[in-house]
């Protein structure tokens, strides 16, 4: 010096599921908010394994822990007309950190 990786910003893209029911609030009376209920969605984030791998035991086998991924699963938590917000990921640009050559 370049820069794989890994953070962040900034833009842009960006799903899925009640216009449900009761009470209460509201100036607008509702498709609005707020509690409870029921039904549901997975793609802020969280949570769980499977091979392998590691030890233990052990003649084999079988067993026992511990490491172990997800967009797979739970649905804590979060959302469920438009909008507005969030959104995993992707795409441009910038930074900062930096392996190898």
């Nucleotide at each position: 010096c370049c820069g794989c990786u890994g953070a962040u910003c900034u833009g842009g893209g960006g799903a899925g599921a009640g216009c449900c029911c009761a009470a209460c609030c509201c100036g607008a009376c509702g498709a609005g908010g707020u509690u409870g209920g029921c039904g549901c969605c997975g793609a802020a984030g969280g949570g769980g394994c499977a091979a392998g791998c590691c030890g233990c035991a052990g003649c084999c086998a079988a067993g026992c822990g511990g490491u172990g991924a997800a967009a797979c699963u739970c649905u804590c938590a979060g959302g469920c007309a438009c909008c507005c917000a969030g959104g995993a990921c992707c795409c441009a640009g910038a930074u900062c950190u930096c392996a190898a050559c």